[in-house]
RNA sequence: AUCUGAAAAAGGCAAACCCAUUGAAAGAUGGGGACGCAAAGCUUUCGGUCUAAGGAGUUCACUCUAUGACAGCGAGGUUGCCAGG
Numbered sequence: 001a002u003c004u005g006a007a008a009a010a011g012g013c014a015a016a017c018c019c020a021u022u023g024a025a026a027g028a029u030g031g032g033g034a035c036g037c038a039a040a041g042c043u044u045u046c047g048g049u050c051u052a053a054g055g056a057g058u059u060c061a062c063u064c065u066a067u068g069a070c071a072g073c074g075a076g077g078u079u080g081c082c083a084g085g
Stems, first nucleotide, its partner, number of pairs: 002085004012037002017032006035072001041078003045075003048070003054065004
C1' cells in the first nucleotide's frame, strides 16, 4: 500500500417500541430500549424512496411539484479501529 472479516480482544453505533421536545408532514433531537451493523463514521454527487407546507392545475373528489427529508435503500466520494493474508 492492498485484500479479507473465520476466530479473538479493546471499544463503538443503536431498529422496532415507549416518553418528552420539535416540524405542515415525512422526519429530526434527547432519554429509555436492542433488531441488527466492520464503516449502522462523514458526505445528497447519481439513482431510489417518503412527505407536500408553499406553488400550479382542478370536475373541489383530488392531481402534480422539493426548495423538506431518508447516509440503517443501492452506487460514488472521503476518513478510520482491531485481527489475519
This is a predicted structure of an 85-nucleotide RNA (c-di-GMP-I riboswitch aptamer) from a Gammaproteobacteria bacterium. The source organism's lineage runs through Bacteria, Pseudomonadati, Pseudomonadota and Gammaproteobacteria. Model confidence (mean pLDDT): 86 of 100.